[in-house]
The prediction has a mean pLDDT of 82.
This is a predicted structure of a 502-nucleotide part of an RNA (small-subunit ribosomal RNA, 5' domain) from a freshwater metagenome.
The RNAcentral record of the full RNA draws on SILVA.
Context: one part of a larger RNA
RNA sequence: GGAUGAACGCUGACAGAAUGCUUAACACAUGCAAGUCUACUCGAUGUAACUUCGGUUACAGAGGGUGGCGGACGGGUGAGUAACGCGUAAAGAACUUGCCCUUUAGCCUGGGACAACUGUUGGAAACGACAGCUAAUACCGGAUAUUAUGAAACCAAGGCAUCUUGGAUUUAUGAAAGCUAUAUGCGCUAGAGGAGAGCUUUGCGUCCUAUUAGCUAGUUGGUGAGGUAAUGGCUCACCAAGGCGACGAUAGGUAGCCGGCCUGAGAGGGUGAACGGCCACAAGGGGACUGAGACACGGCCCUUACUCCUACGGGAGGCAGCAGUGGGGAAUAUUGGACAAUGGACCAAAAGUCUGAUCCAGCAAUUCUGUGUGCUUGAUGAAGGCCUUCGGGUUGUAAAGAGCUUUAAGUAGGGAAGAAGAAAGUGACGGUACCUACAGAAUAAGCGACGGCUAAAUACGUGCCAGCAGCCGCGGUAAUACGUAUGUCGCAAGCGUUAUCC
Numbered sequence: 001g002g003a004u005g006a007a008c009g010c011u012g013a014c015a016g017a018a019u020g021c022u023u024a025a026c027a028c029a030u031g032c033a034a035g036u037c038u039a040c041u042c043g044a045u046g047u048a049a050c051u052u053c054g055g056u057u058a059c060a061g062a063g064g065g066u067g068g069c070g071g072a073c074g075g076g077u078g079a080g081u082a083a084c085g086c087g088u089a090a091a092g093a094a095c096u097u098g099c100c101c102u103u104u105a106g107c108c109u110g111g112g113a114c115a116a117c118u119g120u121u122g123g124a125a126a127c128g129a130c131a132g133c134u135a136a137u138a139c140c141g142g143a144u145a146u147u148a149u150g151a152a153a154c155c156a157a158g159g160c161a162u163c164u165u166g167g168a169u170u171u172a173u174g175a176a177a178g179c180u181a182u183a184u185g186c187g188c189u190a191g192a193g194g195a196g197a198g199c200u201u202u203g204c205g206u207c208c209u210a211u212u213a214g215c216u217a218g219u220u221g222g223u224g225a226g227g228u229a230a231u232g233g234c235u236c237a238c239c240a241a242g243g244c245g246a247c248g249a250u251a252g253g254u255a256g257c258c259g260g261c262c263u264g265a266g267a268g269g270g271u272g273a274a275c276g277g278c279c280a281c282a283a284g285g286g287g288a289c290u291g292a293g294a295c296a297c298g299g300c301c302c303u304u305a306c307u308c309c310u311a312c313g314g315g316a317g318g319c320a321g322c323a324g325u326g327g328g329g330a331a332u333a334u335u336g337g338a339c340a341a342u343g344g345a346c347c348a349a350a351a352g353u354c355u356g357a358u359c360c361a362g363c364a365a366u367u368c369u370g371u372g373u374g375c376u377u378g379a380u381g382a383a384g385g386c387c388u389u390c391g392g393g394u395u396g397u398a399a400a401g402a403g404c405u406u407u408a409a410g411u412a413g414g415g416a417a418g419a420a421g422a423a424a425g426u427g428a429c430g431g432u433a434c435c436u437a438c439a440g441a442a443u444a445a446g447c448g449a450c451g452g453c454u455a456a457a458u459a460c461g462u463g464c465c466a467g468c469a470g471c472c473g474c475g476g477u478a479a480u481a482c483g484u485a486u487g488u489c490g491c492a493a494g495c496g497u498u499a500u501c502c
Base pairs, nucleotide, nucleotide: 001502002501003500004499006498007497008496009495010494013371014370015369016368017367018366019364020363021328026326027325028324030323031322032321035069036068037067039066040065041064042063045060046059047058048057049056050055076281077280078279085206086205087204088203089202090201091200092199095198096197097196100194101193102192103191104190105189106188107187108142109141110140111139117132118131119130120129121128122127148173149172150171151170152169154167155166156165157164158163178186179185180183207253208252209251214244215243216242219241220240221239222238223237224236225235226234256278257277258276259275260271261270262269263268283304284303285302286301287300306317307316308315309314334361336360337359338358342357343355344354345353346352374404375403376402377401384395385394386393387392408443410438411437412436413435414434418429446491447490448489449488450487451472452471453470457486458485459484460483461482467474468473
């Protein structure tokens, strides 16, 4: 000199763009953050028609339940992790894939239940128990199948055997669901290909300590088996005795990694907030279930600590989602609006519902950028202040006075784009941005420094006191260094200080 997610002191006009718990991965009141659906069923209620006035039928339908899809995305945090975790370059020698795209074939025929509901009943509650009724794209049979899977023998290729790959044959096993507005629709089943995603493997790179030198027994390898979507000591049985290490193993400490960001002429050094990619975690620890996908933040089970309810028998909970509270701290915001846009979930398309993702608004000089706080003229060099050699000097064209302008702020009027889809309709922001008019210099300047480094000096007070200080050093009676005043210098809605990095 530059920089910061900064803080503190003094001060503080406006607009725009960004950013805002770096500490306790501490504990959390309250609200919201993941639902949705013409598969099915019950059905409060409403409307219409008929009516023997008891009701019946049709349509709509709050809400409950079965079922499907989604709750593995999106959002948060950085505790752990020195690791194939990350970065980079490859590989599938051994893999999986819901939805989506392309393509082939099929969707035939039966059956029995369980919720909701009704009745009885237990419990303070959470939540149940028993009996009965019922539908489905829920569940279970049968049929069908060039294509999937298993087996058998055959043929061909790899020189033969083993084995592998391919071909064709036989045989066995394995599918389905229908819906609607009747269509060039959606859905279901079984394959093939693709896209994207996941899983796995490998080379290289990836902090400090040797005041850590030896480490290792499923350890290293083989055979076989199990397990997995799949390879593999991943696990197990047996066999061998290996494997790693001064090119730093092992141990200890620290730490999420990167694109980037800061600095620097560069080489480097520092850093990993915001935005983007990957990883890990969800009160601490462990486990599996479901599923295409999890060992699952707002799912389940066990356990630990804590909190809450209780009729003492037993139950409930997890903000490192968005707000917000307490606590910690030098320190970090609103219990706001909207789904209008973008994107996501469900849904034949659409409509619709949900969406604290997102878009907006609020707060904060926290940062960056821009603008303003007037302009011209004005000497009697006014008054006042300060200094003085008492002559004067300085503040100083500064003020007053005269003329002019109206940005921003203010008031009033107009007023968007962002909106895309066949049409219609659709804006939270917002009466915002922007435009026009109006009045009046009106409403808008501070902070630090002035001994040298270092731009800028005098007076008074104090008297090694009080105090200053980044370094050198000032202060003990004439202090340009302390305190105040005047003047001056620097930067300016900021200016200084502290902390950290180059």